Overview:
This is a predicted structure of a 506-nucleotide part of an RNA (small-subunit ribosomal RNA, 5' domain) from an uncultured bacterium. The prediction has a mean pLDDT of 88.

[in-house]
Context: one part of a larger RNA
RNA sequence: AUUGAACGCUGGCGGCAUGCCUAACACAUGCAAGUCGAACGGCAGCAGGACCUUCGGGUCGCUGGCGAGUGGCGAACGGGUGAGUAACGCGUAGGAAUCUACCUUAUAGAGUGGGACAACUUGGGGAAACUCGAGCUAAUACCGCAUAAUCCCUUAGGGGGAAAGGCUUCGGCCGCUAUUAGAUGAGCCUGCGUUAGAUUAGCUUGUUGGUGAGGUAAAGGCUCACCAAGGCUACGAUCUAUAGCUGGUCUGGGAGGAUGAUCAGCCACACUGGGACUGAGACACGGCCCAGACUCCUACGGGAGGCAGCAGUGGGGAAUAUUGGACAAUGGGGGCAACCCUGAUCCAGCAAUGUCGCGUGUGCGAAGAAGGCCUGCGGGUUGUAAAGCACUUUUGUUAGGGAGGAAGCGUGGUCAGUGAUGGCUGCGUUGACGUUACCUAAAGAAUAAGCACCGGCUAACUCUGUGCCAGCAGCCGCGGUAAUACAGAGGGUGCGAGCGUUAAUC
Numbered sequence: 001a002u003u004g005a006a007c008g009c010u011g012g013c014g015g016c017a018u019g020c021c022u023a024a025c026a027c028a029u030g031c032a033a034g035u036c037g038a039a040c041g042g043c044a045g046c047a048g049g050a051c052c053u054u055c056g057g058g059u060c061g062c063u064g065g066c067g068a069g070u071g072g073c074g075a076a077c078g079g080g081u082g083a084g085u086a087a088c089g090c091g092u093a094g095g096a097a098u099c100u101a102c103c104u105u106a107u108a109g110a111g112u113g114g115g116a117c118a119a120c121u122u123g124g125g126g127a128a129a130c131u132c133g134a135g136c137u138a139a140u141a142c143c144g145c146a147u148a149a150u151c152c153c154u155u156a157g158g159g160g161g162a163a164a165g166g167c168u169u170c171g172g173c174c175g176c177u178a179u180u181a182g183a184u185g186a187g188c189c190u191g192c193g194u195u196a197g198a199u200u201a202g203c204u205u206g207u208u209g210g211u212g213a214g215g216u217a218a219a220g221g222c223u224c225a226c227c228a229a230g231g232c233u234a235c236g237a238u239c240u241a242u243a244g245c246u247g248g249u250c251u252g253g254g255a256g257g258a259u260g261a262u263c264a265g266c267c268a269c270a271c272u273g274g275g276a277c278u279g280a281g282a283c284a285c286g287g288c289c290c291a292g293a294c295u296c297c298u299a300c301g302g303g304a305g306g307c308a309g310c311a312g313u314g315g316g317g318a319a320u321a322u323u324g325g326a327c328a329a330u331g332g333g334g335g336c337a338a339c340c341c342u343g344a345u346c347c348a349g350c351a352a353u354g355u356c357g358c359g360u361g362u363g364c365g366a367a368g369a370a371g372g373c374c375u376g377c378g379g380g381u382u383g384u385a386a387a388g389c390a391c392u393u394u395u396g397u398u399a400g401g402g403a404g405g406a407a408g409c410g411u412g413g414u415c416a417g418u419g420a421u422g423g424c425u426g427c428g429u430u431g432a433c434g435u436u437a438c439c440u441a442a443a444g445a446a447u448a449a450g451c452a453c454c455g456g457c458u459a460a461c462u463c464u465g466u467g468c469c470a471g472c473a474g475c476c477g478c479g480g481u482a483a484u485a486c487a488g489a490g491g492g493u494g495c496g497a498g499c500g501u502u503a504a505u506c
Stems, first nucleotide, its partner, number of pairs: 001505003005502005012358006018351002020316001025314003029311003034073003039070002042066002046064003049060004080269003089194007098186002103182002106179004111145004120135006151160003165174003195241003202232003207229008244266004248259004271292005294305004322348001324347003330344001331342004361391004371382004397442005405433001408429009450495005455476003461490005471478002
């Protein structure tokens, strides 16, 4: 000088930050990923309408819309944690044998058929979770045929492969298929760098290389068969221990040392271990399957679960916050849009945890009051300090006014344009924060100071008590009857909403 700090005493306000460093311990409860009816068959519930009515109600998907279902996109992002990892994991500089949904660009197309399965109806099993059978049905779900500019395979002759419609103000718009180029994202390879230990010296059999094959989006012992016997190592292999890496952060004049909270990039993980499925993308935190430990339900036959998401609970600990508000803004997913979802995010709450700013009054005021302390008893000091007089009103209190964060969205007009759309303009409307910031007024010094130290280092001294006791102490050292070193008091010094101690780093 510094800190994600803690502890003790104390504590007025605001801005901006930060807040489980320990048990990757276990978790009650709520929420954290949905959306589209402009893909589809439909209609459980709500609202409207029509019809019937015994006035109780009933019928009709007809309309707004929509639970459940089929289908599409998303759920691989965003958010958390640092267990593992000494590694092409990360950093940096390169490389070639690759993929890439949505988006952009360009070209060509979208012809013609078919059979199902949910929902639903119905029958059964089960305590439940759920499940089995029969029948009906739609599609942008599924499967053929045709066509193929481009594309893929090829022995270069040839062979193979596609599509889907929906809405419309009838102008078009949103989609679909194949391929091209791009953009973005991702996978792979390599040089160099990346902690400690030799009280770890040898390690290795898919091991090292080759041929062939398989596999992958892709090079490759990635895998397999055969062949060869290689490969690494004192420039530290192997083993052991420790550890996520980086931009950075702290310190230092620098060189360097220490460190990797918050923020940003990359990686890894998601109760423990293993596995694949779907998909453009996962071997998938809030998906599936298997095994295990643990917890819960059970009718004992069988089932359910995974906070290292946001809050919150127990536990551990010196120690770390609310079971809050809103999608108003920014961003993300879906949707033509309106809009819906979003514990991302924006805000608020708690904590002097840090940092910055402000305040706790200002001027005058000597009878140098009283009181305290000291005294050589004259006085000295506290001390212009208080009182008193005059003033101010930051903060706080009360009242009134009041931005910006708002862009959009809906609905009109007009101009330009083939149009998409854009410009100008009218009206309506959208703010969680928020009783906002800020401004004005009113009353009133009113609402606001502590902590450590005073032997030397080291700024600051006396008295009383104690008597090697009680105690202090960072080092030197104080205390055994005159202690500036213990305890109290008066006074002083330092810092100040903080001060001191402890821990840690340079």